The part of an RNA shown here (large-subunit ribosomal RNA, domain I) has 539 nucleotides and comes from Rhodosalinus sediminis. Rfam family: Bacterial large subunit ribosomal RNA. The RNAcentral record of the full RNA draws on Rfam. Taxonomically the source falls in Rhodosalinus (Bacteria, Pseudomonadati, Alphaproteobacteria, Rhodobacterales). The prediction has a mean pLDDT of 83.

[in-house]
Context: one part of a larger RNA
RNA sequence: GGCGUCUGGUGGAUGCCUUGGCAGCAAGAGGCGAUGAAGGACGUGAUACCCUGCGAUAAGCCAUGGGGAGCCGGGAAUAGGCUUCGAUCCAUGGAUCUCCGAAUGGGGCAACCCACCUGAUUGUUCGUUGUUGUCGCGCCGCUCCGGCGGUGCGGUCACCAGCGGGCAGAACCAGGUACUUUGAGGCUGAAUACAUAGGCUUCAAAGAGCAAACCCGGGGAACUGAAACAUCUAAGUACCCGGAGGAAAGGACAUCAACAGAGACUCCGUCAGUAGCGGCGAGCGAACGCGGACCAGCCGAGCCUCGAGUGUGACCGGAACCGUCUGGAAAGGCGGGCCAGAGCGGGUGACAGCCCCGUACGGGAAGCACGAGAGGACGUAUCAAGUAGAGCGGGACACGUGAAAUCCUGUUCGAAGAUGGGGGGACCACCCUCCAAGGCUAAGUACUCCUUGCUGACCGAUAGCGAACCAGUACCGUGAGGGAAAGGUGAAAAGCACCCCGACGAGGGGAGUGAAACAGUACCUGAAACCGGGCGCCU
Numbered sequence: 001g002g003c004g005u006c007u008g009g010u011g012g013a014u015g016c017c018u019u020g021g022c023a024g025c026a027a028g029a030g031g032c033g034a035u036g037a038a039g040g041a042c043g044u045g046a047u048a049c050c051c052u053g054c055g056a057u058a059a060g061c062c063a064u065g066g067g068g069a070g071c072c073g074g075g076a077a078u079a080g081g082c083u084u085c086g087a088u089c090c091a092u093g094g095a096u097c098u099c100c101g102a103a104u105g106g107g108g109c110a111a112c113c114c115a116c117c118u119g120a121u122u123g124u125u126c127g128u129u130g131u132u133g134u135c136g137c138g139c140c141g142c143u144c145c146g147g148c149g150g151u152g153c154g155g156u157c158a159c160c161a162g163c164g165g166g167c168a169g170a171a172c173c174a175g176g177u178a179c180u181u182u183g184a185g186g187c188u189g190a191a192u193a194c195a196u197a198g199g200c201u202u203c204a205a206a207g208a209g210c211a212a213a214c215c216c217g218g219g220g221a222a223c224u225g226a227a228a229c230a231u232c233u234a235a236g237u238a239c240c241c242g243g244a245g246g247a248a249a250g251g252a253c254a255u256c257a258a259c260a261g262a263g264a265c266u267c268c269g270u271c272a273g274u275a276g277c278g279g280c281g282a283g284c285g286a287a288c289g290c291g292g293a294c295c296a297g298c299c300g301a302g303c304c305u306c307g308a309g310u311g312u313g314a315c316c317g318g319a320a321c322c323g324u325c326u327g328g329a330a331a332g333g334c335g336g337g338c339c340a341g342a343g344c345g346g347g348u349g350a351c352a353g354c355c356c357c358g359u360a361c362g363g364g365a366a367g368c369a370c371g372a373g374a375g376g377a378c379g380u381a382u383c384a385a386g387u388a389g390a391g392c393g394g395g396a397c398a399c400g401u402g403a404a405a406u407c408c409u410g411u412u413c414g415a416a417g418a419u420g421g422g423g424g425g426a427c428c429a430c431c432c433u434c435c436a437a438g439g440c441u442a443a444g445u446a447c448u449c450c451u452u453g454c455u456g457a458c459c460g461a462u463a464g465c466g467a468a469c470c471a472g473u474a475c476c477g478u479g480a481g482g483g484a485a486a487g488g489u490g491a492a493a494a495g496c497a498c499c500c501c502g503a504c505g506a507g508g509g510g511a512g513u514g515a516a517a518c519a520g521u522a523c524c525u526g527a528a529a530c531c532g533g534g535c536g537c538c539u
Stems, first nucleotide, its partner, number of pairs: 001538009015524001016488002020459002022456007029448002031210002039100003042055003046078001049075003061094006070082003105114003115177005122168009132158002135155001136153007179207010214245001215243005225232001229279001255262002266293005276284002297440003303376004309370004315363003321336005337354002339343001345357003389413008399425001420435005475482002495523001498510004
């Protein structure tokens, strides 16, 4: 040095586990905000820090309801307290709620700086009222004739208090003071005489910002495909902007159809990859009709008040088990019982219907939601012209200008008036059908930041959300932005008193706990790579 075997170290795979995720189903909710949001900064405890809660009333204050023995949130303990006179806790309502932030008095490098007005408070002064005291006068009583006591009135003064007015005030406290729009009022005020427009101002109300997707509107790409590329496609997609709602949009035929008729809109299936469109390339791609979902019509459907009742709901009641054996521990084995409208699930020292929490079932305040029904107030249009249509230029329609109807409109023109007008894919006639140029409208449809319950031939820590753990953290970047790793002692800390070696170390040896310490916090299991040691053999 090699091989074999045994035994260690290192390492953290594997197995088991799950507090976390993922996907759905059924309900709910679908908004919050100038009454200051979302999100933060800074504070707040007997306490150094972090999280959570809360806001100078600061892990909290008040009320109502519930509940019934413990409690003072977590990491994490100690001191000191609270509590059957009902705490902690739970539900609901209310109070407080620093500073920043739409941030809104002005400014600003967010959480800071600087103001004005008014008020409160304070001081002073005046007025007024009252109490007490003092002085004067009247009356009564006593009297030692000095006066004393009681009572009434008046005045000045003094003190104090209440109310009202003026003035002042360094600091402190509270409220107000942004902009825009609308409405109401006031003052002004042109061309232009009266006026009007406009300007200024006061008051009131509203708006502003945030939020995951869904929706409507205004703008609107390119890569790509066409095996190049320009029309075309991608695609009215991505993205930007505006706006709204719990849905939005659409909607009550100037619609289709075809000589039979149908009867608002929306959504799904089919028609159908059909008819068509298309450098007739790539590709794009209907409608009628039929079958369904849902149905509703109208000219404020709604608004306000009361309201039987229903739902939700802190929470309450809620059946039934013992013995023995093994074991550290019984829920396991064995034996014998019981309940079940409850044998869903979880926990308990191994696997529990009957030990605990629960479960079926039954009950339940406030608040909130819905709400049969009753009453009240308001409103109730009246047929649509610079329109239809035409020319030019665009756009939308499955339809790329085409034979191109239909719809929208930038521009220039421009009707008719139900004896009228539009449409039926150029256009004309006949026929059929409908009535534009005002408006509203539930349901069926789309979505899920969020709440509750339930489910899974979904994951089980390199998986599942990036995040099971103090994660959008640490860290990286000027910034936009990027973005981790990291779970498991034990049933219970019983987390090793005490002794010894050592530096009053690190680490270890005894002792003790425990079922187990090769379960010792570097902690379940503990693979391999890699590194040792013992023994045997070979060289």